A computed fold for a 65-nucleotide RNA from Nevskia sp., annotated as Fluoride riboswitch aptamer (crcB RNA motif). NCBI's taxonomy places the organism under Bacteria, Pseudomonadati, Gammaproteobacteria, Nevskiaceae, Nevskia. Its mean pLDDT, the model's own confidence on a scale to 100, is 78. Of the family's consensus pairs, 100% are formed in the model.
RNA sequence: UCGCCCAAAAGAGAUGGCAUUCUCUUGGAACCGCCGGCCUGCCGGCUGAUGAUGCCUGAUGAAUC
Repeated sequence: UCGCCCAAAAGAGAUGGCAUUCUCUUGGAACCGCCGGCCUGCCGGCUGAUGAUGCCUGAUGAAUC
């Protein structure tokens, strides 16, 4: 100096925050949604503030006072 492994730490998981937990990544990183048609770049359609759970906030709809 290079490569690999482990630990710690940090970061990421399609729109916000906190907590818990899971998975992934180690910086040329993890990540940057799905389906169909046309066929390579356009058209149409669908779900969601979560990876998962709970709470808060924002947006939307309904009911009651």